[in-house]
RNA sequence: AGAGUUUGAUCCUGGCUCAGGACGAACGCUGGCGGCAUGCUUAACACAUGCAAGUCGAACGCGCAUAAAAUCUUUUAUGUGUAGUGGCGCACGGGUGCGUAACGCGUAAGAACCUACCUAUCGGAGGGGGAUAACAUCGGGAAACUGUUGCUAAUACCCCAUAAUAGCUGAGGAGUGAAAGGUGAAUAACCGCCGGUAGAGGGGCUUGCGUCUGAUUAGCUAGUUGGUGGGGGUAACGGCCUCCCAAGGCCACGAUCAGUAGCUGGUCUGAGAGGAUGAUCAGCCACACUGGGACUGAGACACGGCCCAGACUCCUACGGGAGGCAGCAGUGAGGAAUUUUUCACAAUGGGCGAAAGCCUGAUGAAGCAAUGCCGCGUGCAGGACGAAGGUCCGUGGAUCGUAAACUGCUUUUGCUAGAGAAGAACAAAUGACGGUAUCUAGCGAAUAAGCACCGGCUAACUCUGUGCCAGCAGCCGCGGUAAUACAGAGGGUGCAAGCGUUGUCCGGAAUGAUUGGGCGUAAAGCGUCUGUAGGUGGCCCGUAAAGUCUAAUGUCAAAUACCAGGGCUCAACCUUGGACCGGCAUUGGAGAACUCACGGGCUUGAGUACGGUAGAGGCAGAGGGAAUUCCACGUGGAGCGGUGAAAUGCGUAGAGAUGUGGAGGAACACCAGUGGCGAAGGCGCUCUGCUGGGCCGAGACUGACACUGAGAGACGAAAGCUGGGGGAGUGAAUAGGAUUAGAUACCCUAGUAAUCCCAGCUGUAAACUAUGGAGACUAAGUGGUCCCUUUGGGGCUGCUGUAGCUAACGCGUUAAGUCUCCCGCCUGGGGAGUAUGCUCGCAAGAGUGAAACUCAAAGGAAUUGACGGGGACCCGCACAAGCGGUGGAUUAUGUGGAUUAAUUCGAUGCAACGCGAAGAACCUUACCAGGGUUUGACAUGUCAAGGACCUUUCAGAAAUGGAAGGGUGCCCUAACGGGAGCUUGAACACAGGUGGUGCAUGGCUGUCGUCAGCUCGUGCCGUGAGGUGUAUGGUUAAGUCCCAUAACGAGCGCAACCCUCGUCUUUAGUUGUUGAUUUAUCAAUUCUCUAGAGAGACUGCCAGUGUAAGCUGGAGGAAGGUGAGGAUGACGUCAAGUCAGCAUGCCCCUUACACCCUGGGCUUCACACGUAAUACAAUGGUUGGGACAAUCAGAAGCGAUCUCGCGAGAGCUAGCGGAUCUGUUAAACCCAACCUCAGUUCGGAUUGUAGGCUGCAACUCGCCUACAUGAAGCCGGAAUCGCUAGUAAUCGCCAGUCAGCUAUAUGGCGGUGAAUACGUUCCCGGGUCUUGUACACACCGCCCGUCACACCCAGGAAGCUGGUUCUGCUCCAAGUCGUUACCCUAACCUUCGGGAGGGGGGCGCCUAAAGCAGGGCUAGUGACCAGGGUGAAGUCGUAACAAGGUAGGGCUACUGGAAGGUGGCCCUG
Repeated sequence: AGAGUUUGAUCCUGGCUCAGGACGAACGCUGGCGGCAUGCUUAACACAUGCAAGUCGAACGCGCAUAAAAUCUUUUAUGUGUAGUGGCGCACGGGUGCGUAACGCGUAAGAACCUACCUAUCGGAGGGGGAUAACAUCGGGAAACUGUUGCUAAUACCCCAUAAUAGCUGAGGAGUGAAAGGUGAAUAACCGCCGGUAGAGGGGCUUGCGUCUGAUUAGCUAGUUGGUGGGGGUAACGGCCUCCCAAGGCCACGAUCAGUAGCUGGUCUGAGAGGAUGAUCAGCCACACUGGGACUGAGACACGGCCCAGACUCCUACGGGAGGCAGCAGUGAGGAAUUUUUCACAAUGGGCGAAAGCCUGAUGAAGCAAUGCCGCGUGCAGGACGAAGGUCCGUGGAUCGUAAACUGCUUUUGCUAGAGAAGAACAAAUGACGGUAUCUAGCGAAUAAGCACCGGCUAACUCUGUGCCAGCAGCCGCGGUAAUACAGAGGGUGCAAGCGUUGUCCGGAAUGAUUGGGCGUAAAGCGUCUGUAGGUGGCCCGUAAAGUCUAAUGUCAAAUACCAGGGCUCAACCUUGGACCGGCAUUGGAGAACUCACGGGCUUGAGUACGGUAGAGGCAGAGGGAAUUCCACGUGGAGCGGUGAAAUGCGUAGAGAUGUGGAGGAACACCAGUGGCGAAGGCGCUCUGCUGGGCCGAGACUGACACUGAGAGACGAAAGCUGGGGGAGUGAAUAGGAUUAGAUACCCUAGUAAUCCCAGCUGUAAACUAUGGAGACUAAGUGGUCCCUUUGGGGCUGCUGUAGCUAACGCGUUAAGUCUCCCGCCUGGGGAGUAUGCUCGCAAGAGUGAAACUCAAAGGAAUUGACGGGGACCCGCACAAGCGGUGGAUUAUGUGGAUUAAUUCGAUGCAACGCGAAGAACCUUACCAGGGUUUGACAUGUCAAGGACCUUUCAGAAAUGGAAGGGUGCCCUAACGGGAGCUUGAACACAGGUGGUGCAUGGCUGUCGUCAGCUCGUGCCGUGAGGUGUAUGGUUAAGUCCCAUAACGAGCGCAACCCUCGUCUUUAGUUGUUGAUUUAUCAAUUCUCUAGAGAGACUGCCAGUGUAAGCUGGAGGAAGGUGAGGAUGACGUCAAGUCAGCAUGCCCCUUACACCCUGGGCUUCACACGUAAUACAAUGGUUGGGACAAUCAGAAGCGAUCUCGCGAGAGCUAGCGGAUCUGUUAAACCCAACCUCAGUUCGGAUUGUAGGCUGCAACUCGCCUACAUGAAGCCGGAAUCGCUAGUAAUCGCCAGUCAGCUAUAUGGCGGUGAAUACGUUCCCGGGUCUUGUACACACCGCCCGUCACACCCAGGAAGCUGGUUCUGCUCCAAGUCGUUACCCUAACCUUCGGGAGGGGGGCGCCUAAAGCAGGGCUAGUGACCAGGGUGAAGUCGUAACAAGGUAGGGCUACUGGAAGGUGGCCCUG
């Protein structure tokens, strides 16, 4: 410090997620030791048991024990004491965080106060009195407890005296008003007691500032605010309380209400500013079962005190009582979750005491827990056969790995034993921890490693299993048979006594932006203006010094954090010292620069007056003509109207057309213009009246009067609403006609509301420049308009464009540039501008405006493609112009479908269908039935044997099985023997598979398309994807070439080079040709021909045109503009085709999915489609005669001649491995004859009979011949195919495969030989450019809404049930205060009667809880209702994205199953 994720890719916006740190944590797996810390975050839920606050005999009586005196009673002394009186303490310490948004806390100040114990100091302590507990006695009660009578003490209580430096008062002064003793032999001494003063420490009170969220909480408040008023009360000020008077007080700088919360030092995080948090430690506050109350006291309204009420628990003899762990342990419950019913007062501290001492769950320690932080260890060195074993493997090896074993060494830790502290102050004694820390010796590598991860982010990779299953996942995402993503394993990476996961906080996040963001199009400028509060504000002078700057002082406790040291072996931890920044307060100073305040001035901002000027600015009134419609009359006579085409409609009852006249309403043609005016909405005939604003000129006046503007107010298109008018045209709704699958639409005919006027309401729009207002500054150029004027100045309104800005598009003196001020608004998409609450409205609705839930995107700009029922240009047998077909018939063939035991498999739009198959009777053959074989029909390796091989025969459908016979080969060796080859047998490795996957592949092929395209290097442009090059203009068949050009070059394609044909030359010619004799040779090779080498064509020449490339025409030429044809197929597309040509990964079968055999099937047949053949006839058919080719093939072959047969063919056989022989007579054509328009002398299917050929074999299932038979068919609906010249059409010939053939197929060969092309509007395909896009799996795209189903979420709802709060009333416990006519009463006074005072009881005020009634807020639930969201393959349509097929959208109204449609106004996105 960043990274992943929207896209085909890019930049931006923007959210989501990750890497870091932290924790009082929890969970999973694992676990050696020590030190230091920490440990109910939930139920302030309920608590068994024990302990947590007592102490003092030197305050007091009394009891007990002992001793002495004494006969006893009694007295005294000493010791002791559970209880009692009295004193002090119990208000500290310890716990918890309910409540509290508050002077509660923090910080800084203040004045009207109190203070036991402590310190210092000034004084004092004289004299009396009456009770009472304990105790005793008699009782009550289950208990708790309590009553009567009697006795007694005090440092308990009371009175008198004394007293002021205390209290009161302005002063003088008046009056109030205290005490206690104890120990001691003591008058030493000490501890106490009383009244003051002062201090320290502690506490109460007041104030400034700071201290969470909500405005869908906007008004709150009657003791409320104030009173030098009266009174009361308090330690103290004070409405703290009361009477009276006044009507105040708080609030947009957020009162009140609601929700949440103890606050702080600090802690975590962060660069910081901040954000989050408030465990442990420390300060303050609050609380002590819940609520109320006071008492005592220096101090409490009191955790381990009291009274009352309530809930709960316990005891009970049912009458009544007892209790409060949010003290330490501990229990139950809750919960993901948090410890021992331990030891000690040795230390520190606290209470009491003169002290000894006692008490102390404060505290000090130990125990439990890896809960955290820190430290240590689990060994070290050597050791290669690189062991075994695991894993991987290309089978060679690699890796775990010096790792292990083994050898040597060490002992932290561990175990055993010995020694053994500091902590102890204070002379001695005193240690819970603890025989602990620590030290020494011995033993022995001995006792000690796991967890997570390994697709990217993110360090780390392979195998096996699984097969969209099981599962993983923080985000993106992985898994559908080769998963580095699941599970296991090996290996690796990271951390380590821990490691991961989960949760929470900060960070990253500049993602709420003060530091440090934005608002034209991404979310975001209020529709516009006026203006209140507020914020901000021109120039000069003066005063003050609030802000500002600076210094000092005080304070911000300690701890923490930082710096420098010190102590535990280090560290964590502990400890000493120091200091900065910053906050607040006080005091002083500087200076008058800036802001503020006050005073004075100025004119440039702003305004007023004056003179001009342009204008659809506004309101009101009057007038005008054109047009539509309607009415009346005339003319006239059949249609009009409307559309893509029609129909509904109007019209012989006279329309439409035309003429005249009239009525009525609405709107104002031309001028008219990115022209004008207005704040915006908006404003358009003419004239008049009233009226607002702008601009210019001159420079008189005021003198900062200004800018913005939360709330507030005014205006505000269209639609809509209310009331009253009006209503020509247009026209939601509605009706009808069309269109359509439907058409609640688009189109047509009608047509209501509305549109118009008056009065009122509504208050919204794409109210847009999607751009708030004001001011200043910052290049130019060029239009329009207005004023003054004239080298010009100013206002308004457009365009181009520099710098600059911007994500880009773009903006650019009319800023989206550079700055200042003010306001409004935004913070991922959806849910949703919805719900709810409130305000406004007659309503429609408007304004304000969420959440649950859900997704990982949504979005902006630009790029490349693709697409468009977008555009421009160009090409192609693409259309058109022609010729001939297909679709109808019969047959052949292929396919689908059906059938079947099997009808093997593949190919399926173009680009499958006479395709693989250049030839299924057996074979082929992969299919089916049956019969057989199992190392196999075939290959390699091992062993053994041999009878290699041949013949005959039996069973069987054959495969196969059985039997008999003959026979011993080749090479080496003297022989035995060995070797090669072959056959058989055996066992195992293996063979075999036309089994699967063409979506695992290679190779090959089809297609776009022989279309003209596809790219690269360097440079340049752009943030980038990309662009340029390769655009524009010409030209071409062509990205062919030329010009031009930020491009210059290059590559794959095009073209050319290659082959065939066409002309000529030359060479060579037999088997060719010619000639001659002749029947077998010779000669020539000029020619045809054959086949080698050359020539030839290049827009080269001429003319025209053009810058050029080129084009047009011409000459010559066999051939002319690519001469004709072929081969040749760029980058790529279609997961195109092929695992059945071949090869091949993986999977599958192995007495079978392999192999052999026989027979069958691939040849089926209601049907449908494709491709062909033959026809339907006279341009023909038949018969007879006659003429002319070129390829090509031939030895298990082609086969002449001759003979036989009507013929297919047969027999014999010559020739020929072929320019020689054979196939081989080409046919159409020509001549002659017949047929005469008909189902025929057309057509030949089908069928019968008889034959021929091939072949083991023609039944399923071959071809051919002869005779006989003689279907359909008379030119073919919608639709559709081929072809531009030696082409179409037509005619025959040959070849491959092949025994034969289904060939009418396929591939070649030649013969005869046309027509037409004006042209590019349209159909199809393609190319280039451009445009739009919400598409990128790319239009076979994307995508909207209803309905149906499932799940989830929130809303409404008759109500129901809680919580909380307010108001009023009722009822009042305890208790303070007040009061009292009743009762009681020791101290003091008394005239002895009584009084003062006190207590009880009664009454009054206040009042907790409770009850009743009515509100507010809030939570849960609720039949049913209406939404929203999500969900691999549901239904209906097709609204949007392209001109999305009716451009879309905004507001509004009506309407429809649904998207939606239509009307009005507006926007261009």

Small-subunit ribosomal RNA from Chlamydomonas sphaeroides, 1469 nucleotides, folded computationally. Lineage of the source: Eukaryota > Viridiplantae > Chlorophyta > Chlamydomonadales > Chlamydomonas.